[in-house]
Predicted 3D model of a 197-nucleotide RNA (FMN riboswitch aptamer (RFN element)) from a Bacteroidota bacterium.
RNA sequence: CAUGAUCUUCGGGGCAUGGUGAGGCGAGCUGUUUUUGAUGCACGCCAAUUCCAGACCGACGGUAUGAGUCGCCGACGUUGCGAUUCGAGCCCGUGACCCUCAUUCGACUACAAGUGGACCCACUACCGUCCAUCGAAUGAGGUUGAUUCGGUGAGAAGCCGAAGCCGACGGUAGAGUCCGGAUGGGAGAAGAUUAGG
Numbered sequence: 001c002a003u004g005a006u007c008u009u010c011g012g013g014g015c016a017u018g019g020u021g022a023g024g025c026g027a028g029c030u031g032u033u034u035u036u037g038a039u040g041c042a043c044g045c046c047a048a049u050u051c052c053a054g055a056c057c058g059a060c061g062g063u064a065u066g067a068g069u070c071g072c073c074g075a076c077g078u079u080g081c082g083a084u085u086c087g088a089g090c091c092c093g094u095g096a097c098c099c100u101c102a103u104u105c106g107a108c109u110a111c112a113a114g115u116g117g118a119c120c121c122a123c124u125a126c127c128g129u130c131c132a133u134c135g136a137a138u139g140a141g142g143u144u145g146a147u148u149c150g151g152u153g154a155g156a157a158g159c160c161g162a163a164g165c166c167g168a169c170g171g172u173a174g175a176g177u178c179c180g181g182a183u184g185g186g187a188g189a190a191g192a193u194u195a196g197g
């Protein structure tokens, strides 16, 4: 250093508050019924991070008319010049979940080698081969949400102001915020070593 390899570390936030009451519990009344307590009623308590009102949150890379800091000056700039830090949930992409296909695998582990079937074999079993199915890994592909208006300006999808909108799957009283798969995966970020130039 626009490069290759190996390794290390890092790599997601969020229910304040008020209301409702599915449901549960308690004791009371009712009194179904051939032996105990059905059913209904009113009362008290508990009860949703899911409902209603409201609150809160925003992964990674790119894009850049914004903002900050520092410096420079044959000269202080109608947006000077240079360095540096930050800068979009809803503009372009990426990632997790999920689906499809292909390839490989079945370890740790035992007399057992995922499970089932067929072939092989005189027969049974093992081995082997094939098919189906289950699971895992890798690769490829698919799916995967949401923005307008006003202002400034030469120019706005990114700035300023305003008003909106969005958020996988399983669980559960209906979930972006709770619990779970997940002590997982991960786009990517930083660094070290080494090779090469």
Stems, first nucleotide, its partner, number of pairs: 001196001003195008015054001017053003023046004028041002055177002057167002059094004066086007073077001089165002098142009114133006147163005169180003
The coordinates come from a structure-prediction model, not an experiment, and the mean pLDDT is 76.